Context: one part of a larger RNA
């Protein structure tokens, strides 16, 4: 040192995000227990007492051994649940009732469940779930049941909005698929019919019926959806502005706009409150905490419940008390790693390595490059700055790709639903369509009078019964009109004439409207039973299985199945969801036209600078004549400053449909007139250009305009006004025509739909989210940190207008100007994305000074004390706590002072993780959801072993020129360097006072640093006592052991601090900074300077302590050695020393360790015996017995015996 186990003085949470941890409590009997309550709890609330051992009574129980109770009286200890076992309490507040559950292997929660609440399905072949079906499950259950959904015991309660969005009712109307299906185009098309040709029986053409092809469709046709309504414990949603009360402030009142409705009860800066550390109490000495409270509710709110709430929580939060090594501040102890020594013996990791600092290069942070510097060689123990150390092809950003989720993205589909048609039939009924037959029906106005319509058409009808009459029915435009019956018995009606557009009678065809009949045929009701369902039965047979048998009861042509079709339909798959970007994302942009950037060809970028265009005009085009403008001056009726007219001046200062640039008066600008060349075909030749595309363009050839004519004219003064391919529409040509012949389609030429605006256009046809997330890739790109800039930042300076009673500069200093630094907040995207760990604390520091205290100084709006500002100065110091994750910051008390910054915002292979930033969970707010938020809030894996440098000790070689021992010098390094407060001068100097000094001397702190243990503590596991349980030693007594040394009282060396002692000193040292000065000129004065001279800081250099000759420049001095001796060394015995070496202290000529013996201290009065006492116990021998490390004698034991290594030359 780690880990892991005990103690502690005084203080007692000051520690810390936060009492984490660790102590504290702890059994039993007794007493006694508050608010609150759901009357159960809260309670073991809390808070007191008692407990060994001995000797006796007394009740009760039992068969007894014994238990339980209660009671006298005695006895020892520091302490009697004596050891172990065994709650620390208490008040507030939050979220959830509760006892459960849950992310095995990072989150136990406030998520989940759950008892009760509601709401919605659901009539049994249930609803609902799983299956392709068969069939199960629900449930052998049957609405007090099941199913799903949302709340979450319990108390009070749960408000307004049906417009959205659902759901649920409804059926008139609109729309509505397959299906039916009347017509309709179209194509082809013998015969037949027309036309034309001749070769006269042929041959072209037109048109064309039927039927076949197609194509298209009035009409009928289901849910659905549109539409009417109804639902909120269904998704959900629940306002603005403005004015007013006799002080001010408010605003019960009032206007106004807008909504479906405008938030009600209760709570409320809150797990929700941004501003915010909200006001104001209370807790604290001091509170960003907590409680109450208020309301300004950025953004509470009533079953995604709103507010209470007893019990309850390993939930979260604040406060006490008690305790306590959490701390002030750290000491000692055992034990188990480490250290050596013996056996064993991994693992990551490794490009190679002869791996040093500083300071500069440098792909921007160098063991490796340049300088300069240090450094003899190699171990070993330690520490953790470096080695952009190691682990993991970065989880953050960003591209590319996946994949989950989500929904009102596209598409499609399982399911469900509707219709049709099959399975699958007989009836009745009512309604509706239709075919065929029969009857009727038609009123403008004129006109007898109720004229459908076309055609025939002069006569029709009538005893087969005519007018008329009664009656009845049907219709009616209310007039009438047709039929029925009786009855009547013989006419009537046209034709003509009127009228009128039309003239009636009859007949014939049609039309409309009505009505019966038939046939078809649709839809509804309702029946029947035989299909088909569904129960229920008998038999084999003992069998919910199978066959067979009967033919009971229910449904019933439905339902179920199966094709088709229409609706629905994130249940479910498949996939889209864009570039560009000073990261991305938001914003902005995308195609085109002008101008400037662009550097006198052309051409040029940027999320550079200013501006437009996605048209327009039938004249605003063409020709041919003619004209000349803005403005201004002067003259002139209303008439002005400008209207129009006259005259001047007048190159353009107007105009030109639309910006801008070039142009234009020979006009491209105005006015007129007659016009369409705003044409058809083609086009040498350039200009642009990756391509595709755009531009100019003469000249020919047709056909016109205008002009007399030469000409001119293929739009407009010029550059914008746009859109490939494919596919469609429409004209026209007729080139192909799938045997032939047509046709259908194709082609060719024009022509019509694209904010295909992401404009060279992915498809006809398409959004999100991911902190549950994978892969692949990057410093091509973000967050940190480095750099590089310095805009912001900080500092300084420079000029000096004003302030300052006066006075620019004691202090200050506007507008403005120059600079330094690299600590803010950018800004660039240069190393790092096959990883450079990020905020704040703690530790532990170093540097710089632009100085926060000390120290020396100069100015003062310095009297003195106090200050202010500047100047040198970097030795040394620079507190303790509340709040809060804080940095900071406020705030208490203090202080000489309570510095500012660098060091990868110094420091996680040092330590914390409170914060920030993974997976859970809540709340608010955003969004249909899915999910999100530099909002909030709870919770939530930090990796035992250090190769190299570095660093801090410790050795060992080998130099050091012969070997050795002792003693030393210091060259150079390191350390240490502080300040306050009283006292005296002195109540002097100063000042009116009130206060109140320099200098100079003494004194006593505080802090630092060092050594010590004599003394006060602390500990003190091989001392001493005492003492629980329990084994042993056979029992007694009297020791042992184990229980944390079992506990408890005490402690001697020892190490230690909360002791104790030392220094932090001295100096008329030297050199000096800011300053103060002598003399003194240059420059006759004047200056501190220039020559010369002096003074003058805690700071420099000495001086003080400590390392130091590896100071390879290897120093010096004394003594000893020379061939067997100086000398050391193995080895022994140790400890004043220590990891291992090493250093010390001995080694018989010896106190070194150990015993032994006396003392010292500690404890506290052994044990026998003896006396008392029933006995626990007491007394007596007795300050006894014991006793680790101290003190001192003492050779009784061990330190024996031995080998090794070791010097040249002169003489």
């Nucleotide at each position: 040192u780690c880990c892991u186990u005990c103690u502690c003085a005084a203080g007692g949470a000051a520690u810390u995000c936060g009492g984490c941890a660790a102590a504290u409590u702890a059994g039993c009997c007794c007493c006694g227990u508050a608010a609150g309550u759901u009357c159960g709890c809260g309670a073991a609330a809390a808070g007191g007492g008692g407990c060994g051992c001995c000797c006796g009574a007394u009740g009760c129980a039992g068969a007894a051994g014994u238990g339980c109770a209660u009671u006298g009286g005695g006895u020892c200890g520091c302490a009697g649940u004596g050891a172990a076992a065994a709650g620390g309490c208490u008040c507030g507040a939050u979220c959830g009732a509760c006892u459960g559950u849950u992310u095995a292997a990072c989150u136990a929660a406030a998520a989940c469940a759950c008892a009760g609440g509601u709401a919605u399905g659901u009539g049994c072949a249930a609803a609902c779930a799983c299956g392709c079906a068969a069939g199960u499950g629900g449930a052998u259950a049957c609405a007090u049941a099941c199913a799903u959904a949302c709340u979450g015991a319990c108390g009070u309660c749960u408000g307004c909005c049906c417009a959205a969005u659902g759901c649920c009712a409804g059926a008139a109307u609109a729309u509505g698929a397959c299906g039916g299906a009347a017509g309709g185009g179209g194509g082809u098309g013998g015969u037949c019919u027309c036309c034309a040709a001749u070769u006269u029986a042929u041959u072209g053409g037109a048109a064309g019926g039927a039927g076949c092809c197609u194509c298209u469709g009035a009409c009928c046709u289901a849910a659905g959806u549109a539409c009417u309504g109804g639902u909120g414990a269904a998704u959900g949603g629940c306002g603005g502005c403005u004015g007013u009360a006799a002080c001010c402030c408010u605003g019960a009142c009032g206007g106004u706009c807008c909504u479906a409705a405008g938030g009600u009860a209760g709570c409320g800066a809150a797990a929700u409150u941004c501003c915010u550390c909200g006001g104001u109490g209370c807790u604290u000495a001091a509170u960003a905490g907590g409680c109450a409270u208020c309301c300004u509710g950025c953004a509470c709110g009533a079953a995604a419940g709103a507010c209470g709430u007893a019990a309850c929580g390993a939930g979260u939060u604040g406060a006490g008390c008690g305790c306590u090594g959490u701390c002030u501040u750290g000491a000692g102890a055992g034990g188990g790693a480490g250290c050596u020594c013996g056996g064993c013996g991994a693992a990551a990791a490794u490009g190679a390595a002869a791996u040093g600092g500083c300071u500069g290069u440098g792909a921007a942070g160098a063991u490796g490059c340049g300088g300069c510097c240090u450094a003899u060689c190699c171990a070993c123990a330690u520490c953790a700055g470096g080695a952009c150390a190691a682990a993991a092809a970065g989880a953050c950003c960003c591209c590319g790709g996946c994949a989950u989720c989500u929904u009102u993205a596209c598409u499609a589909u399982a399911g469900c639903u509707a219709a049709g048609c099959a399975u699958u039939g007989g009836a009745a009924u009512a309604a509706g369509a239709u075919u065929u037959u029969u009857a009727c029906u038609g009123c403008a106005g004129a006109g007898u009078g109720u004229a459908g319509g076309a055609a025939g058409g002069a006569g029709a009808c009538u005893u087969u019964g005519a007018a008329g009459u009664a009656u009845c029915g049907c219709u009616u435009u209310u007039g009438g009109g047709c039929g029925g019956u009786a009855u009547g018995g013989a006419g009537u009606c046209g034709u003509c004439a009127a009228u009128g557009u039309a003239a009636c009678a009859c007949u014939u065809c049609c039309c409309u409207u009505u009505a019966a009949a038939u046939g078809u045929u649709u839809u509804g009701u309702u029946u029947c039973u035989g299909a088909u369902u569904g129960g229920a039965g008998c038999c084999a047979u003992g069998a919910u299985c199978u066959g067979g048998c009967a033919a009971c009861c229910a449904a019933a042509a439905c339902a179920g199945u199966g094709c088709u079709u229409g609706g629905u339909g994130g249940g479910u798959a498949g996939u889209u969801u864009c570039a560009c970007u000073g990261g991305g994302g938001c914003g902005g942009u995308g195609u085109c036209u002008u101008a400037c950037u662009a550097a006198a060809g052309a051409g040029u970028a940027a999320c550079g600078u200013a501006a437009g265009a996605u048209c327009c005009c039938a004249a605003a085009g063409g020709u041919u004549a003619c004209c000349u403008c803005a403005u201004c001056c002067u003259g002139u009726a209303u008439g002005g400053a400008a209207a129009u007219c006259a005259g001047g001046a007048g190159a353009a200062g107007a105009g030109u449909g639309c910006a801008a640039a070039g142009g234009c008066a020979u006009a491209a600008g105005g006015u007129a007139g007659c016009u369409u060349u705003a044409c058809u075909g083609u086009a040498a030749g350039a200009c642009u250009u990756a391509c595709a595309a755009g531009u100019c363009a003469a000249g020919c050839a047709g056909u016109c305009a205008c002009g007399a004519a030469a000409g001119u004219g293929g739009g407009g003064c010029u550059u914008a006004g746009u859109g490939a391919c494919c596919u469609u529409u429409u004209c026209g040509u007729a080139g192909c025509g799938c045997a032939u012949g047509g046709a259908a389609g194709c082609g060719c030429g024009a022509u019509u739909g694209u904010u295909c605006a992401u404009a060279g256009g992915a498809u006809a046809a398409a959004a999100g989210u991911u902190a549950c997330g994978c892969c692949g890739g990057g410093g091509a790109u973000a967050a940190c940190a480095g750099g590089c800039u310095a805009g912001u930042c900080u500092u300084g300076c420079c000029c000096a207008a004003g302030c300052g009673u006066u006075c620019a500069u004691a202090g200050c200093g506007a507008c403005g100007g120059c600079a330094a630094g690299g600590u803010u907040c950018g800004g660039c995207a240069c190393c790092u994305c096959g990883a450079u760990g990020u905020c704040g604390g703690c530790u532990c520091g170093u540097c710089a000074c632009a100085u926060c205290c000390u120290g020396g100084g100069g100015g003062u709006g310095u009297a003195u004390c106090a200050g202010c500002u500047c100047c040198c100065a970097a030795g040394g110091g620079u507190u303790a706590g509340g709040c809060u994750g804080u940095u900071c910051g406020c705030c208490u008390a203090u202080u000489a002072a309570a510095g500012u910054g660098g060091c990868a915002c110094g420091u996680g292979a040092g330590c914390u993780g409170g914060g920030u930033u993974c997976a859970a969970a809540c709340c608010g707010a955003a969004g249909u959801a899915a999910u999100u938020c530099a909002g909030g809030u709870u919770g939530g894996u930090c990796u035992c072993u250090a190769u190299c440098c570095g660093a801090u000790g410790u050795g060992g070689a080998c130099g050091u020129u012969c070997g050795a021992a002792u003693u030393u010098u210091g060259a150079g390094g390191a350390g240490a360097u502080u300040c306050a407060c009283c006292c005296u001068u002195a109540g002097u100097a100063c000042g009116c006072a009130a206060g109140g000094a320099c200098c100079a001397g003494g004194g006593u702190g505080a802090g630092g640093c060092a050594g010590u243990c004599u003394c006060u503590g602390g500990u003190g596991c091989a001392c001493c006592a005492g003492u629980u349980g329990u084994c042993g030693u056979a029992c007694c007594a009297a020791c042992g052991g184990c229980a944390u040394g079992g506990c408890u009282g005490g402690g001697u060396a020892g190490c230690u601090a909360c002791a104790c002692u030392g220094c932090u000193a001295u100096u008329c040292u030297g050199a000096u900074a800011a300053c103060u000065a002598c003399u003194g000129a240059a420059a006759g004065c004047a200056u501190c300077u220039a020559a010369g001279u002096a003074g003058g800081a805690a700071g420099c250099a000495a001086g003080c302590u400590c390392c130091a000759a590896g100071a390879u420049u290897a120093g010096a001095a004394u003594u000893c050695g020379u061939c067997a001796c100086a000398g050391g060394u193995u080895c022994c015995u140790g400890g004043u020393a220590g990891a291992c070496u090493a250093c010390c202290a001995g080694g018989u000529u010896g106190a070194u360790a150990g015993g032994u013996a006396a003392c010292a201290g500690g404890u506290g009065u052994a044990a026998g015996c003896a006396u008392a006492g029933c006995a626990a116990u007491a007394u007596g021998u007795u300050g006894a017995g014991c006793c680790g490390a101290g003190u001192u004698a003492u050779a009784c034991u061990a330190a024996u015996a031995a080998a090794c290594c070791a010097a040249a030359a002169a003489u």
Model confidence (mean pLDDT): 84 of 100. Large-subunit ribosomal RNA, half B from an uncultured bacterium, 1211 nucleotides, folded computationally. Rfam family: Bacterial large subunit ribosomal RNA.